RNA sequence: AAAGUUCUUCGGGGCAGGGUGUAAUUCCCGACCGGCGGUACAGUCCGCGACCUGUUUUUAUAAGCAAAUACAUAAAAACAGCUGAUUUGGUGUAAUUCCAAAACCGACAGUAAAGUCUGGAUGAGAGAAGAAGAUA
Numbered sequence: 001a002a003a004g005u006u007c008u009u010c011g012g013g014g015c016a017g018g019g020u021g022u023a024a025u026u027c028c029c030g031a032c033c034g035g036c037g038g039u040a041c042a043g044u045c046c047g048c049g050a051c052c053u054g055u056u057u058u059u060a061u062a063a064g065c066a067a068a069u070a071c072a073u074a075a076a077a078a079c080a081g082c083u084g085a086u087u088u089g090g091u092g093u094a095a096u097u098c099c100a101a102a103a104c105c106g107a108c109a110g111u112a113a114a115g116u117c118u119g120g121a122u123g124a125g126a127g128a129a130g131a132a133g134a135u136a
Stems, first nucleotide, its partner, number of pairs: 005132006017029003031116002033106002035048004043104002052081010086102005108119003
C1' cells in the first nucleotide's frame, strides 16, 4: 500500500404568485425539485436503491376436541419480478454528462384528482467516509 473481516458515523430535494370553486399547495395559469455507482461533470445513457408484487425458508400466533410437512395471518431473510423520462446546435481527442436552446419524467395510502401536502418513515437503503486488531 491492496484485498477481505468487524464496528461506528453519514446517507433526498421541491408549488412563490394567481384563477375557478362550499372545498384544491391535488384541477387551471404559473413556480419549483432532482438519491447512489460508472462514464468528459448525467433526473432522461448503462447499472443500482426505495415503493409495490410473487416464490422459498425460518419463526410466532388465532381458530379447532386434538394433531400434521395442510390452511390462515404476521414478521424476518434470501431470490425473482415490476419500476418514468431528450432532442437539436456548439466546443473538444473524448460529452444523449459541459455550453446554448427547446422538451420530457416522477411508487403507494389519504384528501376535490398530488413528483412538491399529510402518512407508512425517528423506517429501509444503493452507497460514502472513518476506525480497529490480525494475516501474507
The prediction has a mean pLDDT of 79. The RNA shown here (FMN riboswitch aptamer (RFN element)) has 136 nucleotides. The sequence was found by an Rfam model in a public genome assembly. It matches the Rfam family "FMN riboswitch aptamer (RFN element)". Rfam's curators write: The RFN element is a highly conserved domain that is found frequently in the 5'-untranslated regions of prokaryotic mRNAs that encode for flavin mononucleotide (FMN) biosynthesis and transport proteins. Its family is annotated with FMN binding in the Gene Ontology.